Small-subunit ribosomal RNA from a Candidatus Hydrogenedentota bacterium, 1563 nucleotides, folded computationally. The coordinates come from a structure-prediction model, not an experiment, and the mean pLDDT is 83.
RNA sequence: UUCGGAGAGUUUGAUCCUGGCUCAGAACGAACGCUGGCGGCGCGCCUAACACAUGCAAGUCGUACGGCAGCAGCAGGAGCUUGCUCCUGGCUGGCGAGUGGCGAACGGGUGAGUAACGCGUGGAUACCCUACCCUCGAAUGGGGAACAACCCCGGGAAACCGGGGCUAAUUCCGCGGAUGUUUUUCUUCCGCAAGGGAGAGGAACUGAAGACGGGGCAACCUGUCGUUCGAGGAGGGGUCCGCGUCCCAUUAGCUUGUUGGUGAGGUAACGGCUCUACCAAGGCGACGAUGGGUAGCUGGUCUGAGAGGACGAUCAGCCACAGUGGCACUGAGACACGGGCCACACUCCUACGGGAGGCAGCAGUGGGGAAUCUUCCGCAAUGGGCGCAAGCCUGACGGAGCGACGCCGCGUGCGGGAUGAAGGCUUUCGGGUUGUAAACCGCUGUCAGGAGGGAGGAAUAAGGCAUUCAGUAACUGGGGUGCCGAUGACGUUACCUCCAGAGGAAGCCCCGGCUAAUCCUACGUGCCAGCAGCCGCGGUAAUACGUAAGGGGCGAGCGUUGUUCGGAUUGACUGGGUGUAAAGGGUCCGCAGGCGGCCUGGUAAGUCGGAUGUGAAAUCCCUCCGCUCAACGGAGGAACUGCAUCCGAUACUGCGAGGCUUGAGUGCGAGAGAGGUGAGUGGAAUUCCCGGUGGAGCGGUGAAAUGCGUAGAUAUCGGGAGGAACACCGGUGGCGAAGGCGGCUCACUGGCUCGCAACUGACGCUCAGGGACGAAGGCGUGGGGAGCAAACAGGAUUAGAUACCCUGGUAGUCCACGCGGUAAACGAUGCACACUAGGUGUGGGAGGUAUCGACCCCUUCCGUGCCGAAGCAAACGCAUUAAGUGUGCCACCUGGGGAGUACGCCCGCAAGGGUGAAACUCAAAGGAAUUGACGGGGGCCCGCACAAGCGGUGGAGCAUGUGGUUUAAUUCGACGCAACGCGAAGAACCUUACCUGGGUUUGAAAUGCGGAUGCUUCCGACCAGAGAUGGGAGGGUUGCUCAUUCGAGCAGAGUCCGCACAGGUGCUGCAUGGCUGUCGUCAGCUCGUGUCGUGAGAUGUUGGGUUAAGUCCCGCAACGAGCGCAACCCCUGUCCCUAGUUGCCAGCGGAUAAUGCCGGGAACUCUAGGGAGACUGCCAGCGACAAGCUGGAGGAAGGUGGGGACGACGUCAAGUCCUCAUGGCCCCUACGUCCAGGGCUACACACGUGCUACAAUGGCGUGUACAGAGGGUUCCUAACUCGCGAGAGGGAGGUAAUCCCUAAAGCACGCCCCAGUUCGGAUCGCAGUCUGCAACUCGACUGCGUGAAGUCGGAAUCGCUAGUAAUCGCGGAUCAGCAUGCCGCGGUGAAUACGUUCCCGGGCCUUGUACACACCGCCCGUCACAUCACGAAAGCCGGGUGCACCCGAAGACGGUGGCCUGACCGCCUCCGGCGGAGGGAUCCGUUUAAGGUGUGUUCGGUGAUUGGGGUGAAGUCGUAACAAGGUAGCCGUAGGGGAACCUGCGGCUGGAUCACCUCCUUU
Repeated sequence: UUCGGAGAGUUUGAUCCUGGCUCAGAACGAACGCUGGCGGCGCGCCUAACACAUGCAAGUCGUACGGCAGCAGCAGGAGCUUGCUCCUGGCUGGCGAGUGGCGAACGGGUGAGUAACGCGUGGAUACCCUACCCUCGAAUGGGGAACAACCCCGGGAAACCGGGGCUAAUUCCGCGGAUGUUUUUCUUCCGCAAGGGAGAGGAACUGAAGACGGGGCAACCUGUCGUUCGAGGAGGGGUCCGCGUCCCAUUAGCUUGUUGGUGAGGUAACGGCUCUACCAAGGCGACGAUGGGUAGCUGGUCUGAGAGGACGAUCAGCCACAGUGGCACUGAGACACGGGCCACACUCCUACGGGAGGCAGCAGUGGGGAAUCUUCCGCAAUGGGCGCAAGCCUGACGGAGCGACGCCGCGUGCGGGAUGAAGGCUUUCGGGUUGUAAACCGCUGUCAGGAGGGAGGAAUAAGGCAUUCAGUAACUGGGGUGCCGAUGACGUUACCUCCAGAGGAAGCCCCGGCUAAUCCUACGUGCCAGCAGCCGCGGUAAUACGUAAGGGGCGAGCGUUGUUCGGAUUGACUGGGUGUAAAGGGUCCGCAGGCGGCCUGGUAAGUCGGAUGUGAAAUCCCUCCGCUCAACGGAGGAACUGCAUCCGAUACUGCGAGGCUUGAGUGCGAGAGAGGUGAGUGGAAUUCCCGGUGGAGCGGUGAAAUGCGUAGAUAUCGGGAGGAACACCGGUGGCGAAGGCGGCUCACUGGCUCGCAACUGACGCUCAGGGACGAAGGCGUGGGGAGCAAACAGGAUUAGAUACCCUGGUAGUCCACGCGGUAAACGAUGCACACUAGGUGUGGGAGGUAUCGACCCCUUCCGUGCCGAAGCAAACGCAUUAAGUGUGCCACCUGGGGAGUACGCCCGCAAGGGUGAAACUCAAAGGAAUUGACGGGGGCCCGCACAAGCGGUGGAGCAUGUGGUUUAAUUCGACGCAACGCGAAGAACCUUACCUGGGUUUGAAAUGCGGAUGCUUCCGACCAGAGAUGGGAGGGUUGCUCAUUCGAGCAGAGUCCGCACAGGUGCUGCAUGGCUGUCGUCAGCUCGUGUCGUGAGAUGUUGGGUUAAGUCCCGCAACGAGCGCAACCCCUGUCCCUAGUUGCCAGCGGAUAAUGCCGGGAACUCUAGGGAGACUGCCAGCGACAAGCUGGAGGAAGGUGGGGACGACGUCAAGUCCUCAUGGCCCCUACGUCCAGGGCUACACACGUGCUACAAUGGCGUGUACAGAGGGUUCCUAACUCGCGAGAGGGAGGUAAUCCCUAAAGCACGCCCCAGUUCGGAUCGCAGUCUGCAACUCGACUGCGUGAAGUCGGAAUCGCUAGUAAUCGCGGAUCAGCAUGCCGCGGUGAAUACGUUCCCGGGCCUUGUACACACCGCCCGUCACAUCACGAAAGCCGGGUGCACCCGAAGACGGUGGCCUGACCGCCUCCGGCGGAGGGAUCCGUUUAAGGUGUGUUCGGUGAUUGGGGUGAAGUCGUAACAAGGUAGCCGUAGGGGAACCUGCGGCUGGAUCACCUCCUUU
């Protein structure tokens, strides 16, 4: 010395950035909602400068005057009811009206107008004025006259007016004299100049008023106040100048008294201020004139860190205005708020003739409006006017009133008080919370209330006394000082004391995030009602709506709305940007402007320093002080960042001067090039024409067709015509400012580079406006026209195809001349200069080394690419060709849409171009990058995915499930894969949830309580009934204790009644648990630490190999780890060990008709426990010496041997509330429960899954062989008997390696002989069997009879890779009975896989993306409907304004003035008359407000109809864009089309993919 700067929400799946929107703050002359105790200090029509009733707001002076209407006094008189009335008298106090003076130009109000010397600031006035006041000097002499009042007459409704007559003055007019002014002459001084000051002389012009006191007989003297002249001051004012002072350029040109001069007029004064005069032709403007819009300006106020931004209430300065417009008069001052005249509008009065008025003064009224006060008190204070003064006047002012409108202060009590009361709310029912809160106890007394006391605002008033000026002649009067001395609206004042008693005094908003509020809860509501500042809440469990409880914030307030600044660095001076986010002009030239190299000296404008003046006061800030504090106020200081003047400094900039060469240019010598223009010329190819050969097709496409061709095409050869374009060279090569430029030759011509250093000497850079150039398309005129080709036509494609493809084809493409002026005119990157690592290509030149020379190599300049350091960047990326670091100048941006649109203007022949908004609407729109997902993108790789095979389904009949339909009910669920022989492993009753009917209500079952009954419990013939149920003869009947006789008590069971509750297959699988399906047995999914990245995230997990596998190896900024894979578990395949019954029987013995039947055996099989075995272990090759792969050996088995169990992170709001559990909701004599019957079994149909078949690889008959795994006591059931059979009888054995159930295909023999059959068995009839209370609806099976469809199955579709498919039978669960289904078991036992192009699903990497609910995504345009704002429009209406003309009040100016008046003077017959300067009326002219007419221009309103645009819930048509978006997209232009769009021409990459070329990087 400094006191000072915070952010958040919202675009995304997530991220960073850009960018808008929104919020938190402060403020207010506010308003609205709810609420409201007191005081202080402030403030209070922002709208209609709308209209105003009523009262008041400017008067005063009798010490200027004539006077006397009213009042009072006095005097006189009259009447009488003697204390009243009347009359008289200007005599006194005073004073209405009048003359006169001063004031009324201040004070007070308002903000309309004004963009201006209006205001601010600083100057000028040598170009001016100034009443009252102050100081100094001088004077105040002497005359005259008129007009009011008053009187008389008259007019008028009134307002008021006219005529005649008289009169005073501080009224008016002369004279004398003083002074001064002007002019002129002279002298002198000052000033840059224009010019000015002083002095002297001459000429002309030019003043005055008294009043009241004192003294005095008077003359006169004197005081105060006035009056006049001069000089000066102070204060006030006029005028002029520099600078500053809003928006629009969609306002670009404006101006004729205009610019200047001469002359004149006018003013206090300068000036075109004015002029019928004259002359010149100027003046202003991009540094914004003119026009339009808006606005009083300032000190300041609010905000802000500041710079700024916004505002201009109250207070203060200036201006302007006074119903609107014009005008002057008076005056020192006005063009005059409460004065005048005129016009107009309005209001009022009126006798209709005529008059009156102006609240933007204070109150107040109406009106307007969201909104802003009392018709208050007082002149006590401060101030003002008049007056000598007393005093009068003062809505200025001082106060009070009303209003929470603002700021400030105070209060509504304080302490104690746990049973944590009651009540409320909630609850998991335990409690929690409200909550020390209350009650209750103790205390205090602010404010309000009552009573009493009581400051200050008030003293230099007048006046009186004293003293002094005054050693003034006196008197009087005055000034100074001291003492005395009246006066208070506020006011029941402030303040103090006393009294009483917690008594009278709390609300408002909020509680999803931002943002504070227990993690807020409960109830109600159910995308309804509603909330909302932004994001967003609400569709049945809402912390977001409404209410309650609780909580948070502020508090006599709290919220809301509006407005301003802030945050917003979001207009960026401080302090922003422009490659892709909005933004570089298409390019160049260039005037103005801006900026400018090196040296020297000069100047001092900018710049810097010092000083002086000013920057009003108030405000802000600091200090101190006064109200108890504060708000508020007082004093002092600082500050007022500015302007002006003077002095000084001179580095930088400027200015002017001199010089320089490096910037720039010139010259000289070389060089390269599709640079431009014109003329000429060449070959190849296409097409056409002619001729020859030839003979059936050609052409075209995905495939075709249209088209061409026997009238000879295509093909081929020769000849000819014509137009357009120039292969190869050719290249991130060259040239040009850009657009752009490509055969060759010539002519003309622009620019560039290198070298040399001769010349000029800053001549430079940039560039608003301006000018020139400017692809393609397009336009005009005239040519030309081969090919190509918008439009058009035809053929295809398609649901359609106004397209993509094909065949034709016109403008056009080409030339000349003109117009147009736009592109993704792009490097999406303005120009110039300087600086800041390198590496490597390439084009043009120069130099050097070396060499005979050419290369090579090195250096350097200019151009053109790539990669990269630092740095920059949101990232991508840029990086000496910058997007780095700096400088100069220009252009451009400020959310998306509306819209590059509308209107206006400019340009164009037109198309159109340039410039370029707003209303309205949205909470985003966007850039880059990330992770996913997706692609009719790419690469690699899997899977019965395709292919190769075998067998099926889809056709038939039947079974079964589903849809649909039906029904009283056909209970419910499951719906692509992943619902449909699924829940259901078994609906005749039951099940059962459905329907009909009949019952029942503490219930069919559970727990508890109270009361009653009193042992009724239990069994129960019989009766009614469909049954549930009801009745019920009869029989029987609990325990313990006391007592043991009756009985009593307790416990328990039952019944009845009541209560609490039960019950619900009712709803929500989108509130849930659990369980399950699925992707998928796919190989993936993650973490820690580290590293990289601002970050999302990446890395690891990518890469090279390999695998069934993220399996393993190698590499690597990663190193490790987890869940998955694999392995560990089970079954099976080989062997071994152990064990040996119920199983086994080789050997030995015994028995039989026969049999492990017996003794016995433990070998084998088997059983079931343990173990071995397989690990790429071994060999060879391949591979990288790895992992591993291929082959081989051995082995029962070989590269996970086969099978199973096992299912990562997660996805599908997948499935299940009807398994179970469970939140919430719902029902409670029913949605509970019981019963009978019915239904779930329906049947025109459709679909899924199956069975049986269609036959001879078969069917039938006879005979005959071989399993495994299971099950069995309400059970399996043998032998035996009966029955054709289902089965019946029977009952041994079996609680099971013991008994029982037990194979079929096969094999052997025979028949059938290709047929709707000896195939096939549906359907139907009859007769039976079995189960069961019961087979009608609705069981299975048997026998006999019947004998349907069906002859291998359209489009399409399923399963399976080996003991698999196919085929054959067996068992089991459920189950009384019921199996073609399901779950198991074994028997017989194949075919094929070249391969990965394609279909489906999946994994990894990569790429694009406008997707992220993730392609079943997103999204475009027309049309239709609703609504909103806007444009156009025949017109219509209104406002402003220009020009021309008409008319023209009052006034001013000029003239006139025959009429009126008439100073002074003169004359006259002097009462008076005449003459008469001057003044006036009148009239004329000029000017001019208002008005009128015409014609322009401009702004606004409205307008049938019309145009596009925005928005809106799931409308219609298509599919344009995003992926290669299925024809890459986009830009410009042109044509076409319902629409998105399509096509032509040129351009761009902001296009994917593959290949090639070139360049570069790494090894």